This is a predicted structure of a 73-nucleotide RNA (transfer RNA) from Longispora agrisoli. The same sequence occurs in records of 4 taxa. The prediction has a mean pLDDT of 81. RNAcentral holds the sequence, with entries from ENA and Rfam.

């Protein structure tokens, strides 16, 4: 340097054919225990890496650009 994949709560990860964002798991309140832990209810947190186009509307389509991985040169 060319081609491709992947970026979403604190982690790991869903999100179809553009309709307004989830799931566990951690945290955080209460029940429940003699404590803890298992269980059971309920709460907070994230504008989707970054920038812009396009739409009525974008995590989802374009384009630009960063990281991080694979090929390949």
């Nucleotide at each position: 340097g060319u081609g491709g994949c992947u970026g979403u709560g604190g982690c790991u990860c869903a999100g179809c054919u553009g309709g307004u964002a989830g799931a566990g798991c951690a945290c955080u309140g209460g029940g429940u225990u003699g404590u803890g832990g298992u269980c059971c209810c309920g709460g907070g947190g994230g504008u989707c890496g970054c920038g812009g186009g396009u739409u009525c509307g974008a995590g989802u389509c374009c384009c630009g650009u960063c990281a991080g991985u694979c090929a390949c040169c």